[in-house]
Context: one part of a larger RNA
């Protein structure tokens, strides 16, 4: 367990796709399921209301009457839902012409830098810190030339610019291929929305089996600091980090804000495209539209603050919340080869 609510107090599933529910544009019909409205019928008796009356009143008792609501049959209305039929085109889609873009995937290519190797020149210190040491170095370090290997990353451009459903994409080119958006208004004729299950995706870290291994780094070693130092600090250093292919399925997966439609002041920027003007031309100015910031009316908010990308105004459909701890624990079921994830309590306490 409602006439509440979900951005920060408890609460929007990490995201998509969809089926089943639920929900749905504009015009005329057909029925009469819903709906509305007559009529009868039941709805025991007592009880409650109540006109009249009886115990001296009242309690209490007698006796007659009725409301509402349900149900069930009949009759009738046809606005709105449903249904039947038949059209529209704003909603959705489709075609056609553009066009931006680190959107995904697969090859190629590069050019700086960090390690390393091998020669050369030189000859004592490097390196490190708050400040030392541990540490590399006369078997020549570090420092500079000239080659060669290898992995990983792309510097300026780069801008709260810019494309994806989010996770997320970024040297260059090529090849493939998804979605956006503007523009004709040509075709479908409501196809639409939302989503319980279902299903595909999902950073890092993690684990498996084969490569790779530069750089940096959990574990680990030493040096320090310290009263101690299983830490920060330094020297080193292995899993990892990369790629292949299956795994896992979590995150402050954040905008801490679920998708969709429609209405409700303006200002100021930057992205796409378009159409007017403009000029040899390119822009400047005006406008549409779609994404994307800031600032700010009305409204809203406990305040912060949100305000046309709303947290206003209203429908719509899901998911979720119900005092804090015990607790995201226990147990039990599912998944997973582990690790764990998912679902998820109580007893006690305050």
């Nucleotide at each position: 367990u409602u006439g509440g609510g979900c951005g920060u107090a408890a609460a929007g599933u990490g995201u998509c796709u969809a089926u089943a529910u639920g929900u749905g544009g504009c015009u005329u019909u057909u029925c009469a399921a819903g709906u509305c409205u007559g009529u009868c019928g039941u709805c025991a008796a007592a009880u409650c209301c109540c006109a009249g009356g009886g115990c001296u009143c009242a309690a209490c008792c007698c006796c007659a009457g009725a409301c509402a609501a349900g149900c069930a049959g009949u009759g009738g209305a046809a606005a709105c839902u449903a249904c039947c039929a038949a059209g529209c085109u704003a909603g959705a889609g489709u075609a056609c012409g553009g066009u931006a873009g680190a959107g995904g995937c697969a090859a190629a290519g590069g050019g700086a830098a960090u390690u390393u190797c091998c020669g050369g020149u030189g000859g004592a210190g490097c390196a490190a810190u708050g400040a030392a040491a541990u540490g590399c170095u006369u078997u020549g370090a570090g420092a500079u030339c000239g080659g060669g290997a290898g992995g990983a990353a792309c510097a300026c451009c780069a801008a709260g610019g810019g494309c994806a459903a989010a996770a997320g994409c970024a040297c260059u080119c090529u090849a493939u291929u998804g979605g956006g958006u503007c523009g004709u208004c040509a075709c479908u004729a409501a196809c639409a929305c939302u989503c319980a299950a279902a299903g595909a995706u999902g950073a890092a870290a993690g684990a498996u089996a084969g490569g790779g291994g530069a750089g940096c780094a959990a574990a680990u070693g030493g040096g320090a600091u310290u009263a101690g130092a299983u830490a920060c600090c330094c020297u080193a250093g292995u899993a990892g980090u990369c790629c292949u292919a299956g795994u896992u399925g979590u995150a402050a997966a954040c905008g801490a804000u679920g998708g969709a439609u429609a209405c409700u002041a303006g200002g100021u920027g930057a992205u796409g495209u378009g159409c007017a003007u403009a000029u040899u031309g390119a822009c400047c100015c005006g406008u549409a539209u779609a994404g994307u910031a800031c600032u700010g009316u009305a409204g809203c908010u406990a305040a912060u603050g949100c305000g046309u990308u709303a947290a206003g105004u209203a429908u719509c459909c899901c998911a979720c919340c119900u005092g804090g701890g015990a607790a995201g624990u226990a147990c039990g079921u599912u998944c997973a080869g582990a690790a764990g994830a998912a679902u998820g309590a109580a007893a006690c306490u305050c």
Predicted 3D model of a 350-nucleotide part of an RNA (small-subunit ribosomal RNA, central domain) from Chamaecyparis obtusa.
The source organism's lineage runs through Eukaryota, Viridiplantae, Tracheophyta, Cupressaceae and Chamaecyparis.
The coordinates come from a structure-prediction model, not an experiment, and the mean pLDDT is 86.
The full RNA is in RNAcentral, with records from SILVA.
It matches the Rfam family "Bacterial small subunit ribosomal RNA".